[in-house]
RNA sequence: CAUUGAAAAAGCUAAACUUAUCGUGAGGUAAGGACAGAAAACUAUGGGUCUCAUGGAGAGAUCGCCAGGUUACCAAA
Repeated sequence: CAUUGAAAAAGCUAAACUUAUCGUGAGGUAAGGACAGAAAACUAUGGGUCUCAUGGAGAGAUCGCCAGGUUACCAAA
């Protein structure tokens, strides 16, 4: 530097649900919680899904749906 994630250690994130709050909504944020995760870190670039609006154009949400891009811990051979 590249590959891999069987075993181990250290730490990390936090689904459903509950409460508060923001939003017309999908959803976001905070606290509790823990189903899971080896990129469940970042990024709406392509596809998918969802919402608002609708005659049409459009405006949004989701990366814990898939792919792409960027960076990274531990260990193994």

Background
A computed fold for a 77-nucleotide RNA from Sulfurovum sp., annotated as c-di-GMP-I riboswitch aptamer. Taxonomically the source falls in Sulfurovum (Bacteria, Pseudomonadati, Epsilonproteobacteria, Campylobacterales).